[in-house]
Context: one part of a larger RNA
Molecule: small-subunit ribosomal RNA, central domain
Organism: uncultured prokaryote
RNA sequence: CUGGGCGUAAAGCGCGUGUAGGCGGACUUGCAAGUCAGGUGUGAAAUCCCUGGGCUCAACCCAGGAACUGCACAUGAAACUGCUCGUCUGGAGUAAUGGAGAGGGAAGCGGAAUUCCAGGUGGAGAGGUGAAAUUCGUAGAUAUCUGGAGGAACACCCGUGGCGAAGGCGGCUUCCUGGACAUUUACUGACGCUGAGACGCGAAAGCGUGGGGAGCAAACAGGAUUAGAUACCCUGGUAGUCCACGCCGUAAACGAUGAACACUAGGUGUCGCGGGUUUUGACCCCUGCGGUGCCGUAGCUAACGCGUUAAGUGUUCCGCCUGGGGAGUACGGCCGCAAGGCUAAAACUC
Numbered sequence: 001c002u003g004g005g006c007g008u009a010a011a012g013c014g015c016g017u018g019u020a021g022g023c024g025g026a027c028u029u030g031c032a033a034g035u036c037a038g039g040u041g042u043g044a045a046a047u048c049c050c051u052g053g054g055c056u057c058a059a060c061c062c063a064g065g066a067a068c069u070g071c072a073c074a075u076g077a078a079a080c081u082g083c084u085c086g087u088c089u090g091g092a093g094u095a096a097u098g099g100a101g102a103g104g105g106a107a108g109c110g111g112a113a114u115u116c117c118a119g120g121u122g123g124a125g126a127g128g129u130g131a132a133a134u135u136c137g138u139a140g141a142u143a144u145c146u147g148g149a150g151g152a153a154c155a156c157c158c159g160u161g162g163c164g165a166a167g168g169c170g171g172c173u174u175c176c177u178g179g180a181c182a183u184u185u186a187c188u189g190a191c192g193c194u195g196a197g198a199c200g201c202g203a204a205a206g207c208g209u210g211g212g213g214a215g216c217a218a219a220c221a222g223g224a225u226u227a228g229a230u231a232c233c234c235u236g237g238u239a240g241u242c243c244a245c246g247c248c249g250u251a252a253a254c255g256a257u258g259a260a261c262a263c264u265a266g267g268u269g270u271c272g273c274g275g276g277u278u279u280u281g282a283c284c285c286c287u288g289c290g291g292u293g294c295c296g297u298a299g300c301u302a303a304c305g306c307g308u309u310a311a312g313u314g315u316u317c318c319g320c321c322u323g324g325g326g327a328g329u330a331c332g333g334c335c336g337c338a339a340g341g342c343u344a345a346a347a348c349u350c
Stems, first nucleotide, its partner, number of pairs: 004321003007304002012318001014201004021194003025088003030083002033081002035077003039073004049065006091191001092188004096183003103177007110154001115149007125136002162169002206247006215241002220236004258317006266295011299306002323350003332343004
């Protein structure tokens, strides 16, 4: 290289936008680069193969033939690929109308609860646990009532519900803004798919500067437990958790399942929109499109299982795997303030 693979055995980049490249709908005109046909030239000799011959045979040698699957040139064909001419609407997109949604950003507002502060009532405990103790409390705690401060999170609704490319998104109102979906026509006319590099987004933790700090809580301190207890339990408690701006760029970033398109039995639930039926409507019933679950046929699979949301049947493009350890490490390079990240071996060993 060929070949075989990637849900769980090694293997799908965390996700997107998109450059080059690869691939690409229907009909038609021409060209003839790819492609195909026969032809001409060349493809040294030896070797290989076939036939015959010479050393007693063979290896070896000699003669003849075939072959040298290639290249070049001219001629011809035009189905397919390509280029080109013109056209088309099914792919893709635009416009119109409409409802759904924790999609994103900013500002404002709200109530419940915890904590703290001030005051009233009250008078001995409270708290915590398996049991306790550390701790708080006669300087008046806990409990209860009133008022105030401040931060963070939004109970019920809440649902194998919804939205988003992924990470993720949940009180209410307003403003700005992205996408999907349904319906019906009209328009553009292949404008498409994928995507090496590149660029952007990217939970938590962590980092820088400045704020903020109620609760919670790494580290830390104390009390217990224990043979010990650098833990599990308890009382405290600092970073952090929150905000602004800037970094970091990783996760069991998971559906452990790349993206797009086409095809291939059904049953049942749910969400959005539409049509029919119905007395307008609601419920119910029938039905279409799009999403999201469960079960299951064929088929696939090592099995488990998957099964129109495929892990089935095919096509296109990208990424990745090649025994375990050494090792996602060393070295080098690039990135980062650092922590570290990305790329990525070998010796040796089983």